[in-house]
RNA sequence: GCGCCCGUAGCUUAACUGGAUAGAGCAUCAGGUUGCGGACCUGACGAUUGUGGGUUCAACUCCCGCCGGGCGCA
Numbered sequence: 001g002c003g004c005c006c007g008u009a010g011c012u013u014a015a016c017u018g019g020a021u022a023g024a025g026c027a028u029c030a031g032g033u034u035g036c037g038g039a040c041c042u043g044a045c046g047a048u049u050g051u052g053g054g055u056u057c058a059a060c061u062c063c064c065g066c067c068g069g070g071c072g073c074a
Stems, first nucleotide, its partner, number of pairs: 001073007010026004019057001028044005050066005
């Protein structure tokens, strides 16, 4: 340099053929429970979906550029 794949919450991830308020687990915080913790139970917080544009009535999803990561070829 060329080709392919990936990027969603602090971490791991779901989201069908484009259509619902982007959902869950862990972590964190608060409460319950406990002699104190852990475990367990309840609740809360946390995402402008890597970035910029395009198509569309409607985009996590489709198209293009860029950024970052992985694999292959040279």
Predicted 3D model of a 74-nucleotide RNA (transfer RNA) from a Minisyncoccota bacterium. Lineage of the source: Bacteria > Bacillati > Minisyncoccota. The coordinates come from a structure-prediction model, not an experiment, and the mean pLDDT is 80. It was read from a public genome assembly. Its Rfam family is "tRNA". Rfam describes the family as follows. Transfer RNA (tRNA) molecules are approximately 80 nucleotides in length. It is annotated as a transfer RNA. Its family is annotated with triplet codon-amino acid adaptor activity in the Gene Ontology.